[in-house]
RNA sequence: GUGGGUGUAGCUCAACGGCAGAGCAGCGGGCUUUUAACCCGUUGGUUCUGGGUUCGAGUCCCAGCACCCACA
Repeated sequence: GUGGGUGUAGCUCAACGGCAGAGCAGCGGGCUUUUAACCCGUUGGUUCUGGGUUCGAGUCCCAGCACCCACA
């Protein structure tokens, strides 16, 4: 340089173009002599950035950025 993949909560990941979710972590509570485990509840989002399409975009299109893979 060329081609491809990934980017969503603190972490790991979901999400037919139509309400942004789960697990873990955090917080509160229950249980326990206490801790761990287990159980109940709960907080947390500029969906990488900027445009475009659409009644409506995390999702489709374009450009860029970061990381990964292959080729050169």